[in-house]
Molecule: c-di-GMP-I riboswitch aptamer
Organism: Anaerolineales bacterium
RNA sequence: ACUCGAUAAAGGCAAACCUGUCGAAAGACAGGGACGCAAAGCUAUGGGUCUAACGGCGUAAUGCCUAUGACUGCCAGGCCGCCGAA
Numbered sequence: 001a002c003u004c005g006a007u008a009a010a011g012g013c014a015a016a017c018c019u020g021u022c023g024a025a026a027g028a029c030a031g032g033g034a035c036g037c038a039a040a041g042c043u044a045u046g047g048g049u050c051u052a053a054c055g056g057c058g059u060a061a062u063g064c065c066u067a068u069g070a071c072u073g074c075c076a077g078g079c080c081g082c083c084g085a086a
Stems, first nucleotide, its partner, number of pairs: 004084002012037002017032006035073001041079003045076003048071003055065003
């Protein structure tokens, strides 16, 4: 240095749920809260998933399609990073 990852140490993040705000929704943010996490740090680049306002199609009506909206705590890729027992 690379790989790797302890019942180590110092720190870190925070699922569900609750409250408030924003949003058409998915979801996001803040506070509380801890299921978990060695990248659960950053990035929608590829795949995947969610939503469907606008728009399109259609119905007597419910509807169907659509991302320009989201999710990195779904899997990869890219960038960066703490510690060091075997």